Context: one part of a larger RNA
């Protein structure tokens, strides 16, 4: 450079925004950079190719032609791409009126439960297991009643329900705030799509980070069991941590193992949000739209399966793959307080 691929065989970046770049709706006009045609110049000779000729033939030599697919100049064409001008509304967006929602941030409040403490009743056990023991308890436990403290999580509602770009989000109230959807109009007039670098967000764990907090749970650790052993599974305890504020880390089976956007291509059915309509006014039916599920035709697929939420048929752009191991490792760079992350080989071997 060319080709084939990326649900499960190697392969979609964790997600979004966005720079350069790539690609880009309808109409009219201009232009002529790309594009197309002609002319002219050049494209050395030799060689290759074609047709002749000469060595007895051939190799070889020799003559002519063709070719040299290119470049420059010039003339012309104007469909397509580009550029410029004018204008359009189907893409995109704005306004208006509504709707649903665990979307986000901050502050405050509530009830149930666990634990601890205080007080009352009460007496010998409680707890735990496959069975036990460690443990707790006559200094009065467990149980039960009343009170107090404190932290964390928010039963039922709850639903292949909702919202969010993803991670994720679940008691209630208030304040601030982002997005989505529907229905009609009005407006802007291609303002769009993708997106190398870049920026922001990013579960859990972690920060030999700082300061708080600590009820329950609970790495490490201690003890009791089990066992041949038991650095485990089980039990009794229990420190970091889990929680809050600020800072960092930047990874996950970050999964739909399926990048984003757009167009087209049979249907049936459940459900969530909205709108319109019909009558027989109902727990009704029909239409439409935005999600979210289950089947399924064509088609696709190695098969499984996917199937208008495509893995079907196409287009635009980015990312990624190229036998297994060595290895997501070494070295170097960048980032990080560190843990480590990211970029990323080779020898060798099968």
């Nucleotide at each position: 450079c060319u080709g084939g691929g990326c649900g499960u065989a190697a392969a979609g970046g964790g997600u979004u925004c966005g720079u350069a770049g790539g690609c880009g709706g309808g109409u009219a006009g201009a232009u002529a950079a790309g594009u197309u045609g002609g002319a002219c110049g050049u494209g050395a000779a030799a060689g290759c190719c074609c047709u002749g000729g000469g060595c007895u033939c051939a190799a070889c030599c020799u003559a002519g032609g063709a070719a040299c697919u290119g470049c420059a100049u010039u003339c012309a064409a104007a469909a397509c791409u580009g550029u410029c001008u004018a204008g359009c509304u189907a893409g995109a967006g704005u306004a208006u009126u509504g709707u649903a929602g665990a979307g986000g941030a901050a502050a405050g409040u509530g009830g149930a439960a666990u634990u601890u403490c205080c007080g009352g009743u009460g007496u010998a056990g409680c707890g735990g297991u496959g069975a036990a023991a460690u443990g707790c308890g006559u200094a009065g436990a467990u149980a039960u009643c009343g009170g107090a403290a404190g932290g964390a999580a928010u039963a039922u509602c709850a639903g292949u329900g909702g919202c969010g770009a993803a991670g994720g989000c679940g008691a209630c109230u208030u304040u601030c705030u982002g997005g989505a959807c529907a229905a009609a109009u009005a407006c802007u007039g291609a303002c769009g799509c993708u997106g190398a670098g870049g920026a922001a967000c990013g579960a859990a764990a972690g920060c030999c980070g700082u300061g708080g907090g600590u009820a329950g749970c609970g790495a490490a650790c201690a003890g009791g069991a089990u066992u041949a052993g038991a650095u485990a599974c089980c039990c009794u305890g229990g420190u970091a941590g889990u929680c809050c504020a600020c800072c960092c880390c930047g990874u996950a089976a970050a999964c739909g193992a399926u990048c984003u956007c757009a167009a087209c291509u049979a249907g049936c059915u459940g459900u969530u949000g909205g709108a319109g309509g019909a009558c027989u006014u109902g727990a009704u039916c029909c239409u439409u739209u935005a999600g979210u599920g289950g089947c399924g035709c064509a088609g696709c697929u190695a098969a499984c399966g996917c199937g208008u939420u495509a893995a079907g048929u196409u287009g635009a752009c980015c990312g990624c793959c190229u036998g297994g191991g060595g290895a997501g490792u070494a070295c170097g760079g960048c980032c990080g307080c560190a843990a480590g992350g990211u970029u990323a080989a080779a020898a060798c071997u099968c």
Small-subunit ribosomal RNA, central domain from an uncultured prokaryote, 350 nucleotides, folded computationally. The RNAcentral record of the full RNA draws on ENA.